A computed fold for a 389-nucleotide RNA from a Desulfobacterales bacterium, annotated as Bacterial RNase P class A. RNAcentral holds the sequence, with entries from ENA. The gene name in the source record is rnpB. It matches the Rfam family "Bacterial RNase P class A". It is annotated as a ribozyme. The organism belongs to Desulfobacterales, within Bacteria.
RNA sequence: GGAGUAACUCAAACGAUCGCUGAACAAUAACUUGCGUUCAGAGGAAAGUCCGAACACCAUAGGGCAGGGUGCUCCAUAACGUGGAGUCGCGGCAACGCGAAGGAAAGUGCAACAGAAAGUAUACCGCCUGGUGCCAAAACACCUGUUUUGGUGGCCGGUAAGGGUGAAACGGUGCGGUAAGAGCGCACCAGUUCCUCGGGUGACCGGGGAAGCUCGGCAAACCCCACCCGGUGCAAGACCAAAUAGAGGAGCGUUCGAGAGUGGCCCGCUCAAGCUCCCGGGUAGGUCGCAGGAGAUGCCGGGUAACCGUCAUCCUAGAUGAAUGAUCGUUGCCCGGUCAGGGGAAACCCGGACCAGGUACAGAAUUCGGCUUAUGAGUUACUCUGGCC
Numbered sequence: 001g002g003a004g005u006a007a008c009u010c011a012a013a014c015g016a017u018c019g020c021u022g023a024a025c026a027a028u029a030a031c032u033u034g035c036g037u038u039c040a041g042a043g044g045a046a047a048g049u050c051c052g053a054a055c056a057c058c059a060u061a062g063g064g065c066a067g068g069g070u071g072c073u074c075c076a077u078a079a080c081g082u083g084g085a086g087u088c089g090c091g092g093c094a095a096c097g098c099g100a101a102g103g104a105a106a107g108u109g110c111a112a113c114a115g116a117a118a119g120u121a122u123a124c125c126g127c128c129u130g131g132u133g134c135c136a137a138a139a140c141a142c143c144u145g146u147u148u149u150g151g152u153g154g155c156c157g158g159u160a161a162g163g164g165u166g167a168a169a170c171g172g173u174g175c176g177g178u179a180a181g182a183g184c185g186c187a188c189c190a191g192u193u194c195c196u197c198g199g200g201u202g203a204c205c206g207g208g209g210a211a212g213c214u215c216g217g218c219a220a221a222c223c224c225c226a227c228c229c230g231g232u233g234c235a236a237g238a239c240c241a242a243a244u245a246g247a248g249g250a251g252c253g254u255u256c257g258a259g260a261g262u263g264g265c266c267c268g269c270u271c272a273a274g275c276u277c278c279c280g281g282g283u284a285g286g287u288c289g290c291a292g293g294a295g296a297u298g299c300c301g302g303g304u305a306a307c308c309g310u311c312a313u314c315c316u317a318g319a320u321g322a323a324u325g326a327u328c329g330u331u332g333c334c335c336g337g338u339c340a341g342g343g344g345a346a347a348c349c350c351g352g353a354c355c356a357g358g359u360a361c362a363g364a365a366u367u368c369g370g371c372u373u374a375u376g377a378g379u380u381a382c383u384c385u386g387g388c389c
Stems, first nucleotide, its partner, number of pairs: 001385010012331007020041006043361001047372002050370005055233004067229005072086005087101001088099004102224002107222002109218002124163002126159003130156002132153010171189006190214002192211008237288004248278005259271004295314004300309003332359003336355004341350003
């Protein structure tokens, strides 16, 4: 210098002008609206809405079935499918990463094509004994027979060592054994089951012994085992409450005229059968829920860590046709180009001036804890490696 791995930090700064949302103050006799002043005003993911909770309402004696979820161990936590530390397995030369990681020796089932056979059943090629047919040779009887040996065809049988198929084929190597073979027997190795000793809270690890036990894969197939789970989500829900219509109630009134009209009132005139009040529920609308909390920051203590505890300090958005912005200037940072310079033996490194460009992903909506995804720049530690001295 190159290629990586892990953890962490920041999320541009300042000023001017014009705006937006909320709160407080001032002003006002008071209320509303507006103006003014001051203060506060997005995130590491506010996102996806994927898990888990708080909270609210509904349901609910208790238990079971069904259904769903989780699935190595210990710990953390309000809880979790999350996190921490480990175990085992896999990947990587390594730093390190990944794992839906219980049970296939309960049962049912599945495995394309190929293959004899995809699991207790079987044999395509091959290998092999015997019987049988044929051929050859030899021997003995003796004139066509018998026996032996060798070869060979089909058939019956034995075998699973070898070949062949497949992603996967019923342990591996060697010796013995056999007609040929085979854990058939033995030695060693691998695995399984059982017994046992030691270490560990535990998953598990290490050692010793016994049994030829060799039992394949898939549970992200049904299933079995263990544990967990009532439903709906702040459009939850609580309160206040128009206009219109109206269940119910009260009063007045239709001969004695309630009420309405006649420019504000009285008389008069005209019309006239309804008029007025109370009231439950509830719509529009409004208020709350809704910002002091499983809160934040810091020190110290406990713990390998996740995390927990004491103390101190702080208060930090609350919109709803949905605020948190726009423009300009200066500076910072990044990238590219040009120029000159310094250091070094070299590979190479360092800072500077000017010009041009860029400065991501993204936008709270009841609130928290996580996960996942998107995304700019930087820091630290570690791993592997090239070149040069």